RNA sequence: GAUAGAGGCGCGAAAAUCAGGAGUAUCCGUGGGGAGCCGCUCAUACGGCAAGGAAGCAUGGAGAAAGGGAAAUUCGCCGAAACUGGCGCUGUUUGAGCGGCGUCAUGUUGGGCGGGGAGAGAAUAUCUUCCCGACUGUCGCAGAAACCUGCGGCGAGCUAUU
Numbered sequence: 001g002a003u004a005g006a007g008g009c010g011c012g013a014a015a016a017u018c019a020g021g022a023g024u025a026u027c028c029g030u031g032g033g034g035a036g037c038c039g040c041u042c043a044u045a046c047g048g049c050a051a052g053g054a055a056g057c058a059u060g061g062a063g064a065a066a067g068g069g070a071a072a073u074u075c076g077c078c079g080a081a082a083c084u085g086g087c088g089c090u091g092u093u094u095g096a097g098c099g100g101c102g103u104c105a106u107g108u109u110g111g112g113c114g115g116g117g118a119g120a121g122a123a124u125a126u127c128u129u130c131c132c133g134a135c136u137g138u139c140g141c142a143g144a145a146a147c148c149u150g151c152g153g154c155g156a157g158c159u160a161u162u
Stems, first nucleotide, its partner, number of pairs: 001162005008078001010077005017070002026062006036049004040097004045092001081109003084105008110136002113133008137154007
C1' cells in the first nucleotide's frame, strides 16, 4: 500500500404515517385606513400591483406548504457521518447578509449518554458546538501476572491477512 473486519443507546438516507408549523401564509367578503406594497432581508436598478384605494388593523368565510422533528420499517454503511472554511452555481440586477445545490480541504471531532452555557430553530421539539460527569471501544506504558487498576494517546486510529 491492498483486502477483510470490530466498536454500539453506532452513523446516514428513503417513501408512507403522525405531531407541530397553524387557524399562520394565502384567497374571498365587510368595516376602517389614506400611500404605499410585492419579487428571501437591507440598500439599489428593473418589473408588477395601488386614489376604480397600497400597507398595517378589526371581523366573517375558506385554508395550505417547506425547512426542522417523532416512533417504527426498509436500504446503505463503520469517517460511518457531522461541523467549519474555500470555490462555483442559484433565490430578477448590483453590493452585503441569509438560505439551497455541487465541489475541495493532512481543517475539527474515537463513539453514544446525562447536566450546564452559547448558537440555530416558530418551538417547551430537535440539531450543532464548548465545558463538566460517568460509561464505552481501541492502542501504548506502569503495577512481577491479570479479564483488574492507574496514566497517556486515538479515526491520518485499531485488528487480521498479504
A computed fold for a 162-nucleotide RNA from a mouse gut metagenome, annotated as Lysine riboswitch aptamer.
Its Rfam family is "Lysine riboswitch aptamer". Rfam describes the family as follows. Riboswitches are metabolite binding domains within certain messenger RNAs that serve as precision sensors for their corresponding targets.
The RNAcentral record of the sequence draws on MGnify.
The model forms 100% of the base pairs in the Rfam consensus.